A computed fold for a 73-nucleotide RNA from a Candidatus Niyogibacteria bacterium, annotated as transfer RNA. The prediction has a mean pLDDT of 81. The organism belongs to Candidatus Niyogiibacteriota, within Bacteria. It matches the Rfam family "tRNA". It is annotated as a transfer RNA.

[in-house]
RNA sequence: GCCGCCUUAGCUCAAUUGGCAGAGCAACACUUUUGUAAAGUGAAGGUUCUCGGUUCGACUCCGAGAGGCGGCU
Numbered sequence: 001g002c003c004g005c006c007u008u009a010g011c012u013c014a015a016u017u018g019g020c021a022g023a024g025c026a027a028c029a030c031u032u033u034u035g036u037a038a039a040g041u042g043a044a045g046g047u048u049c050u051c052g053g054u055u056c057g058a059c060u061c062c063g064a065g066a067g068g069c070g071g072c073u
């Protein structure tokens, strides 16, 4: 230099042929306990890496950029 893949909650990851963004764990509150742990219940937590475009509508499609991983030279 070229090519491919990835970027979504604090962490690990879902969400497909474009149609209301979710789960597990963690943390928090409550129940339980003499008190912890474990277990159960509940609530909260999101600029879907950034910018732009297409569309009635974009995590999803297109373009540019940033970061990470891998391959080729």
Base pairs, nucleotide, nucleotide: 001072002071003070004069005068006067007066010025011024012023013022019056028042029041030040031039049065050064051063052062053061